RNA sequence: GCGAGCAUAGUUUAACGGUAGAACGUCUGGUUGCCAAUCAGAUAAUGGGGGUUCGAUUCCCCCUGCUCGCA
Numbered sequence: 001g002c003g004a005g006c007a008u009a010g011u012u013u014a015a016c017g018g019u020a021g022a023a024c025g026u027c028u029g030g031u032u033g034c035c036a037a038u039c040a041g042a043u044a045a046u047g048g049g050g051g052u053u054c055g056a057u058u059c060c061c062c063c064u065g066c067u068c069g070c071a
Stems, first nucleotide, its partner, number of pairs: 001070007010024004018054001025043006047063005
């Protein structure tokens, strides 16, 4: 330089074009003589910019970052 793939809570990840879920974490409370474990609740996310569409996490284009292949 050329090509391909990936980007969603703090982390690991789901999601037929139609309400963004879960687990772990964090915080609060219950339980315990204290801690741990456990139970209940809360918390927080679609990398950036355009396009298509009644509607985009999803389809298309560009940018950024990461990974892989070729040279």

A computed fold for a 71-nucleotide RNA from a Candidatus Campbellbacteria bacterium, annotated as transfer RNA. It was read from a public genome assembly. The organism belongs to Candidatus Campbelliibacteriota, within Bacteria.